[in-house]
Molecule: Fluoride riboswitch aptamer (crcB RNA motif)
Organism: Deltaproteobacteria bacterium
RNA sequence: ACCAUCUACGGCAAUGAAGUCUGCCAUGAACCGCCCUUUCUCGAGGGCUGAUGACUUCUACCUCAGA
Numbered sequence: 001a002c003c004a005u006c007u008a009c010g011g012c013a014a015u016g017a018a019g020u021c022u023g024c025c026a027u028g029a030a031c032c033g034c035c036c037u038u039u040c041u042c043g044a045g046g047g048c049u050g051a052u053g054a055c056u057u058c059u060a061c062c063u064c065a066g067a
Stems, first nucleotide, its partner, number of pairs: 010025004016058006033048006
């Protein structure tokens, strides 16, 4: 340096953190939201929802009401 095998550990699920569960990935990976317009496509412009993949809790943000 190359090849093979085995194992621990891990990473990810459109905005933060923890726990549980589920799913996905094996590093050239999983993942990186939706709608409209334009465009052959890429790209560009405009608009919309959500701190979760799901549940619970916390934090931030937003709306309403009360003190």